c-di-GMP-I riboswitch aptamer from Heyndrickxia shackletonii, 87 nucleotides, folded computationally.
[in-house]
């Protein structure tokens, strides 16, 4: 340098759940909290997932359907950085 990855050393990062803001909502900030993680470091580029505000159609209305442009990188995969070294 490429791979690979250990009940090794050093750090390091948090699910659920409580809670505070933010948001239509998924979801996310912050503070507790660990299920787990060798990229659970970064990027929505492909594909899944999840919401449906606004807008479209229906409908007297109640509401219903559609649909990313919203979110998810702890759902694969791609891209790219980045510590450690036992076999």
């Nucleotide at each position: 340098c490429a791979a690979c990855g250990a009940u090794a050393a050093u750090a390091g990062c948090a699910a659920a759940c409580c809670u505070u803001u933010u948001g239509a909502a998924a979801a996310a900030u912050g503070g507790g909290g660990a299920c787990g993680c060798a990229a659970a470091g970064c990027c929505a580029c492909g594909g899944g997932u999840c919401u449906a505000a606004g807008g479209u159609u229906c409908g007297g209305a109640a509401g219903a359907a559609u649909g990313a442009u919203g979110a998810u990188c702890g759902c694969c995969g791609g891209g790219u950085u980045a510590c450690c070294g036992a076999a």

The sequence is in RNAcentral, with records from Rfam and Ribocentre.